[in-house]
Context: one part of a larger RNA
RNA sequence: CUGGGCGUAAAGGGCGUGUAGGCGGCCAUGUAAGUCUGGUUUUAAAGACCGGGGCUCAACCUCGGGGAUGGACUGGAUACUGCAAGGCUAGACCUCUGGAGAGAGAACUGGAAUUCCUGGUGUAGCGGUGGAAUGCGUAGAUACCAGGAGGAACACCAAUGGCGAAGGCAGGUUCUUGGACAGAAGGUGACGCUGAGGCGCGAAAGUGUGGGGAGCGAACCGGAUUAGAUACCCGGGUAGUCCACACCCUAAACGAUGUACGUUGGAUGAUCGCGGGAUGCCGUGAUUGUCGAAGCUAACGCGAUAAACGUACCGCCUGGGAAGUACGGCCGCAAGGUUGAAACUC
Numbered sequence: 001c002u003g004g005g006c007g008u009a010a011a012g013g014g015c016g017u018g019u020a021g022g023c024g025g026c027c028a029u030g031u032a033a034g035u036c037u038g039g040u041u042u043u044a045a046a047g048a049c050c051g052g053g054g055c056u057c058a059a060c061c062u063c064g065g066g067g068a069u070g071g072a073c074u075g076g077a078u079a080c081u082g083c084a085a086g087g088c089u090a091g092a093c094c095u096c097u098g099g100a101g102a103g104a105g106a107a108c109u110g111g112a113a114u115u116c117c118u119g120g121u122g123u124a125g126c127g128g129u130g131g132a133a134u135g136c137g138u139a140g141a142u143a144c145c146a147g148g149a150g151g152a153a154c155a156c157c158a159a160u161g162g163c164g165a166a167g168g169c170a171g172g173u174u175c176u177u178g179g180a181c182a183g184a185a186g187g188u189g190a191c192g193c194u195g196a197g198g199c200g201c202g203a204a205a206g207u208g209u210g211g212g213g214a215g216c217g218a219a220c221c222g223g224a225u226u227a228g229a230u231a232c233c234c235g236g237g238u239a240g241u242c243c244a245c246a247c248c249c250u251a252a253a254c255g256a257u258g259u260a261c262g263u264u265g266g267a268u269g270a271u272c273g274c275g276g277g278a279u280g281c282c283g284u285g286a287u288u289g290u291c292g293a294a295g296c297u298a299a300c301g302c303g304a305u306a307a308a309c310g311u312a313c314c315g316c317c318u319g320g321g322a323a324g325u326a327c328g329g330c331c332g333c334a335a336g337g338u339u340g341a342a343a344c345u346c
Base pairs, nucleotide, nucleotide: 004317005316006315007300008299012314014201015200016199017198021194022193023192025088026087027086029084030083031082033081034080035077036076037075038074039073040072041071042070049065050064051063052062053061054060091191092188093187094186095185096183097182098181103177104176105175106174107173108172109171110154115149116148117147118146119145120144121143125136126135162169163168206247207246208245209244210243211242215241216240220236221235222234223233258313259312260311261310262309263308266291267290268289269288270287271286272285273284274283275282276281295302296301319346320345321344328339329338330337331336
């Protein structure tokens, strides 16, 4: 190695792009490296195996024989793989037309609401709770009206909906821009799949510098509750939350399900297209749900969006704890991240 697994038991990398590598469509030709086959040679002796012989037997000794495996040289075979050159269009890509979308970036802009400020009306309460108190208010609050400032988030539409590789994305308009899909032909001619490293992206929190700061709000302060209450409840409130630039690089980063391709009954919704019919309907493509045949599964469940049946490639697992710790390396301003043990113990 033969020979296991990864939805929930240990195990899918957070996501993409892509280097090396691995794997790779149809037809015919050449070659003969892999592959198959014949021959020669080598693979010392001893040992092992088979058949004899010698010590009274045996162990032991001895003679003969046969291989096995690997290597080298040489003759042949050509289905498959490789290599060389040629052709094809079913994979892949490109051109054209079209509609859909919170996909991304930038600029501009709108209304509601909260808070604050100014003015007016007006008077003794307001607020808050299980009940209260702290707090605010006669220096005129709360309430109502008018005006202004500023920041953040975008009600209804709204969905079980849409888009994106993932993280994620929602007021409106404009500009720039990525991807997917459909239709009808045409073009290139295997240009493909996966992808160790690498590179890029990556919620929230956190960090640096400079802005901003309405509301909310770790820490913190106060009031309650309580045996206590470093909490839950209440009144305040700083970082932060927001913006720009630069870091950090983690997550129940989840469908706890890697990517790509092929094959395999149905039923019923939704989204975006196309075609026919003429409007109730039918067909077709992509996407997104629910239920379910076969099959699978320890069960739960999955079931054409597979966890079914297959192929290719990558990642990962190997009893629990110690431990995602220690040490070392690399990365980071730091926080820390990444790689990642052992003793010991059950």
Predicted 3D model of a 346-nucleotide part of an RNA (small-subunit ribosomal RNA, central domain) from Deinococcus sp. 6A4-1. The source organism's lineage runs through Bacteria, Thermotogati, Deinococcota, Deinococcaceae and Deinococcus. The RNAcentral record of the full RNA draws on ENA and SILVA.